[in-house]
C1' cells in the first nucleotide's frame, strides 16, 4: 500500500409440521422501547409492548353420543396466519477479516 471477496437484522420462493376458520393471528395509525456483519458510529429495514380504528371463506364426508341436535375425526379449501428446513437475495463510510500482487 492497490485489487477483489465474505459475513448482520431480515425479504421472497419451495416444501414440511401445526394454528385458526367459535377468528386468534395478519395488515393499518399513533405513542414507548429493544435487538441490528467482528469494533465504534449511522441509514434502511426488523422485533416487543401499549392505545385505537378496521376486519374475513367455507364445502364434503365419516364415527360416537343421542334422538333431531350435540361432539370428534378425515379430506379439499381459505388466512396478507406461526415455525423449521432449503434455495435465491441482502446495510453504508472507516478499521479488522479471508486471497491475491
Nucleotide at each position: 500500500a492497490a485489487c477483489a471477496g465474505a459475513g448482520u437484522a431480515g425479504a421472497u420462493a419451495u416444501u414440511g409440521u401445526g394454528c385458526g376458520u367459535u377468528a386468534a393471528g395478519u395488515g393499518u395509525u399513533a405513542g414507548a422501547g429493544g435487538a441490528u456483519g467482528g469494533g465504534a458510529g449511522g441509514u434502511u429495514g426488523c422485533c416487543u409492548c401499549u392505545a385505537a380504528a378496521c376486519g374475513a371463506a367455507a364445502a364434503a364426508g365419516a364415527a360416537a353420543a343421542g334422538u333431531u341436535u350435540u361432539u370428534u375425526c378425515u379430506u379439499u379449501g381459505c388466512g396478507g396466519u406461526a415455525c423449521a428446513a432449503u434455495a435465491u437475495c441482502g446495510c453504508u463510510g472507516c478499521c479488522a477479516c479471508u486471497g491475491u500482487u

The RNA shown here (THF (Tetrahydrofolate) riboswitch aptamer) has 101 nucleotides. The sequence was found by an Rfam model in a public genome assembly.